The RNA shown here (c-di-GMP-I riboswitch aptamer) has 73 nucleotides and comes from a soil metagenome.
[in-house]
């Protein structure tokens, strides 16, 4: 971060399948993304529960670490 270029992920959705759930994986889709690769530190926002100063999911809410393709201006 480009009227390059080589590729790369897959929102909603629908299917099995884990889970009490948020939600996750697989398969199809393909809205979109220049880190839409990893990361649960800070924050937000969800879930389960009830004494809690708990346990958990979201990274495609942001921020921040760390790693990567190409190379016009």
């Nucleotide at each position: 971060g480009a009227u390059a270029a080589a590729g790369g992920c897959a929102c909603a959705c629908c299917c099995g399948u884990c889970g009490u759930g948020a939600g996750g994986c697989g398969g199809g889709g393909u809205c979109g993304c220049a880190a839409a690769g990893c990361c649960a530190c800070g924050g937000a926002g969800c879930u389960c529960c009830a004494u809690a100063u708990g346990a958990g999911c979201u990274g495609g809410c942001c921020g921040a670490g760390c790693u990567a393709c190409c190379g016009a201006a």
The RNAcentral record of the sequence draws on MGnify.